[in-house]
RNA sequence: ACCUUAUCAAGAGUGGCGGAGGGACAGGUCCUGUGAAGCCCGGCAACCUGAUUAUCAAGGUGCUAAUUCCUGCGGAUUAUUCCGGAAGAUGAGGA
Numbered sequence: 001a002c003c004u005u006a007u008c009a010a011g012a013g014u015g016g017c018g019g020a021g022g023g024a025c026a027g028g029u030c031c032u033g034u035g036a037a038g039c040c041c042g043g044c045a046a047c048c049u050g051a052u053u054a055u056c057a058a059g060g061u062g063c064u065a066a067u068u069c070c071u072g073c074g075g076a077u078u079a080u081u082c083c084g085g086a087a088g089a090u091g092a093g094g095a
């Protein structure tokens, strides 16, 4: 990398280093020198794990702007909007 499956409307910094970009991709649009990405520390608690009546812990991953930021295909809908997919992210299992 591939297959299966669950979840994705909650939660999380006035910190240090860094120095221009980033939000998966495309379109939109938003964040950003009142410092982007990345790393460290801190924090949150989705899944697994442990304890467990609710819940707690934070060991393994993960996460830490905006509904996965919105849309991207189909159906319904006057517009709006709603539903289901596709794609993506994360966990667990598999070969």
Base pairs, nucleotide, nucleotide: 002094003093004092005091006090007089008088013041015040016039017038021031022030023029025072026071027070028069042064043063044062046061047060048059049057050056051055068087073084074083075082076081